Context: one part of a larger RNA
RNA sequence: GGCACAGGGCGGAUGCCUUGGCACUAAGAGCCGAAGAAAGACGUGACAAGCUGCGAAAAGCCGCGGGGAGGAGCAAAUAUCCCAUGAUCCGCGGAUGUCUGAAUGGGGAAACCCGGCAGGAAAGACUCCUGUCAUCCAUGCGCCAAUCCAUAACGCAUGGAAGGGAACCCGGUGAACUGAAACAUCUAAGUAACCGGAGGAAAAGAAAGAAACAUCGAUUCCGUAAGUAGCGGCGAGCGAACGCGGAGGAGGCCAAACCGGAAUGCGUGCAUUCCGGGGUAGAGGACUGCAUAAGCUACCUUAAGCAGCAGCAGAACGGUUUUGGGAAAGCCGGCCGCAGAGGGUGAAAGCCCCGUAAGCGAAGCUGUGGGAGGAGCGGCAGAAUCCGGAGUACCACGAGACACGAGAAACCUUGUGGGAAGCCGGGGGGACCACCCCCCAAGCCUAAAUACUACUUAGUGACCGAUAGAGCAGAGUACUGUGAAGGAAAGGUGAAAAGGACCCCGGGAGGGGAGUGAAAGAGAACCUGAAACCCUGUGUUUACAAACUGUGGU
Repeated sequence: GGCACAGGGCGGAUGCCUUGGCACUAAGAGCCGAAGAAAGACGUGACAAGCUGCGAAAAGCCGCGGGGAGGAGCAAAUAUCCCAUGAUCCGCGGAUGUCUGAAUGGGGAAACCCGGCAGGAAAGACUCCUGUCAUCCAUGCGCCAAUCCAUAACGCAUGGAAGGGAACCCGGUGAACUGAAACAUCUAAGUAACCGGAGGAAAAGAAAGAAACAUCGAUUCCGUAAGUAGCGGCGAGCGAACGCGGAGGAGGCCAAACCGGAAUGCGUGCAUUCCGGGGUAGAGGACUGCAUAAGCUACCUUAAGCAGCAGCAGAACGGUUUUGGGAAAGCCGGCCGCAGAGGGUGAAAGCCCCGUAAGCGAAGCUGUGGGAGGAGCGGCAGAAUCCGGAGUACCACGAGACACGAGAAACCUUGUGGGAAGCCGGGGGGACCACCCCCCAAGCCUAAAUACUACUUAGUGACCGAUAGAGCAGAGUACUGUGAAGGAAAGGUGAAAAGGACCCCGGGAGGGGAGUGAAAGAGAACCUGAAACCCUGUGUUUACAAACUGUGGU
C1' cells in the first nucleotide's frame, strides 16, 4: 500500500410531514381617482433593526353593534400599564391621514426647494400655522383693441376632464420567423407589438334584411348544416351562408311637414336661429273630423320582504393493577346521530376541544326587490295638398373588407373626380336586362342570452410535497447590470424548553461528568440520516530500506 471486518466523521439522498403552491367548481364582486387614486418615501413602539398596522390625533382616536376574560401584533425577555364603569378581539359607520406621485401656486435631480393672496399666533418686521392659487374643455356672465356698432383678446363663476387597473371588449397603425419541403402571389395574420378609448361587460341591434314563388321577421351566443358550397402559384392552404335545433327575448327616440312663442339680421316684411307642441312609418305622418280610456314602461323616489357584511346555540363515555413517557390503541360495558365532514389533543377519539347537521341572529352599511307615488307612452276614419335624413345614392378610377387572391364579382366601406330622384319616388334579390318578389339608406338609443377574473367567500382534486409545487413554504428579497432588465439559495429539536443548574479540562471553540427527557446516537451545525469522500482499530497479504547477528533470523 491492497483486501476484509468493525467503529466513527463528513455529507444530506430517502422515508414521513406541511405553514406554501397548482388546477378547477359554485356564488359574489367587477372598477379606483382633483373629496387627490394606484404605487411609494419618511415617520410612528418604554427599549425597536425587519415585517405587519397606522399617519404628527401615527401597532392608533370616536360612536354603534357583537363578545365575555384576560390584554398591550409577528415576538418567546424586562419594565410599565389597560381591563366586569366590560378591555384585547370581531363587524359597521365616522375622525385624523406628513411628503412624493395625474400632482395641479412656481420650480425640481420624485418623496426636496421657493412663493403670491386672505385670515390667525403680543404680530409692525422676521418666523410659524390654516385656507387658497395649474392647464384644457363646455356653459353662463363681465369687460373691452385695431375700428363706429361689434368681434378677437382678457377676466370671473359653475360643471367636467387629466392618472391607474390582471384578463376580457371596440377602434387605429401593423410585422417577421414560419408553411408552401427553394421562393415572389399566397401563408403565418389582421396574429405579435405599439397607440387611442370604454365598461362591468364591450361590441352588435329593431331590415333600403334574408329568401324563393313558400315564406321568415332586430342583435348576440351555442349545436348542426360542413370541412359542404366555394376561394386558391386550383399549390400550401383558406373556408362560408340559407335552413334546422337551442340559450335569450323588447323595443324605442329624433330630423321634417304643421301649430305657438322668442331673438337676431337687414333691404320693414321677409329670412334665419332658438325654445315648446306635433311626429316617426312601408300602404307612415302632417292636415280635416270624431274620441281621449284600458293598459304599458328599460326613467326618478321609495316600503315590506330577502341576501351579504360580526355572531349565538348545538346531541352522546365511562372503567381498566393491559401496553406505554403519554391512550385516542387493546379489553370490558354503554350512549348520540337531520351531527360517523374535517382539524386538534403526549400513538389511532362520532360521544375530550374546535367544529359538523338542523336551526337562530343586526344598532349600522351594502345589494336585491318590487307594493306605492311621480314622470313618460298610449285610438279610429278620410283622402286634395305638404313632409319623410344630399355633395348623399349612383357612376368612373384607385384601394380595403366580405370564406371570395379582379374574377362573370354583386353587396359593404371610401381616397380622387363627376353627381340624382324626391312616393307616379328609391334600394336589393352575386355582372347586366325584363318580369316578379322583398325592403325604405344617407339620424340616435336599447337590457338578456356572450367574453374575462386582478379581487372576495365557500369548496373540490386518480394535482405537488421542499432539486417537486409559483421565481418566492415568502422574495421580486440578497445579488448582478450604467440601464432596460435579470434574479437565487434557504422548511422539520421535543408532547412540553423541561434549551443542560452545578463541577472538571481548555484562552476560547469544544469536550467529560451531573441533571432534563420516552429518547440527547432528539443538544439547537438539532426527525430519519443512503452514497461518494475521509479516518481509526483488528485481521491478512506483499514489498522496500536501515540496524543487529557466524548462520538461521529479529
A computed fold for a 554-nucleotide part of an RNA from Firmicutes bacterium CAG_194_44_15, annotated as large-subunit ribosomal RNA, domain I. Its mean pLDDT, the model's own confidence on a scale to 100, is 82. The source organism's lineage runs through Bacteria, Bacillati and Bacillota. RNAcentral holds the full RNA, with entries from ENA and SILVA. Its Rfam family is "Bacterial large subunit ribosomal RNA". Gene Ontology terms of the family: structural constituent of ribosome and ribosome.